[in-house]
RNA sequence: AGCCGAGUCUCGUCUUGUGAGGACGAGAGCGGGGAAACCAAGUUUCCGGGGCGAGCCCACUGUUUUCCGUGGGGGCGCAAGCUCCUUCAGCGCCAGCCCGACAGCUAACCCCGCAGGCCGACGAAGGAGG
Numbered sequence: 001a002g003c004c005g006a007g008u009c010u011c012g013u014c015u016u017g018u019g020a021g022g023a024c025g026a027g028a029g030c031g032g033g034g035a036a037a038c039c040a041a042g043u044u045u046c047c048g049g050g051g052c053g054a055g056c057c058c059a060c061u062g063u064u065u066u067c068c069g070u071g072g073g074g075g076c077g078c079a080a081g082c083u084c085c086u087u088c089a090g091c092g093c094c095a096g097c098c099c100g101a102c103a104g105c106u107a108a109c110c111c112c113g114c115a116g117g118c119c120g121a122c123g124a125a126g127g128a129g130g
Stems, first nucleotide, its partner, number of pairs: 002118003008028008029114006039104001048102001049099004056073005062067001074094005082129007
C1' cells in the first nucleotide's frame, strides 16, 4: 500500500501531560438471533433439535467409529495496481465455534455483535463509472 471478515464512523464524560492510549455512555451505519396472522409442515420428541459461517453432497478404498485418501458435483476467496462487474486461464480454502431439550416462515416488538487473523504475489479479454 493492501487482504479475509458484519466487525466501521461520529459525539460526550472521565483518566492523561491541553498528547497518544484507555474506561464509560449516546447516536449513525453494518451484521445476526428471537418473535403473529397467512402460508408451510404432518414432522420432531436419543437416530434429539437448532444457530453463526463459503466451509457442503455423492461414490469408492483403507480404517474399530471418527478420520485420512481418491474421483465426481457444488460453494468461497485472491491476483486485476483508480473503483466496480463478467469471462477464460492461474493460485488457495471447504474450517472453527455456539445454544442447551428449544426456535419453520413471520409485521409490530424484543435481544445480541462491531472481533480476530493475514500480507509482497505482478496473466489475458470485454463492459460501466471516475
The prediction has a mean pLDDT of 78. This is a predicted structure of a 130-nucleotide RNA (c-di-AMP riboswitch aptamer (ydaO/yuaA leader)) from a soil metagenome. The model forms 96% of the base pairs in the Rfam consensus. Its Rfam family is "c-di-AMP riboswitch aptamer (ydaO/yuaA leader)". Its family is annotated with regulation of gene expression and cyclic-di-AMP binding in the Gene Ontology. From the family's description: This family represents a conserved RNA structure found upstream of the ydaO and yuaA genes in Bacillus subtilis and related genes in other bacteria. The RNAcentral record of the sequence draws on MGnify.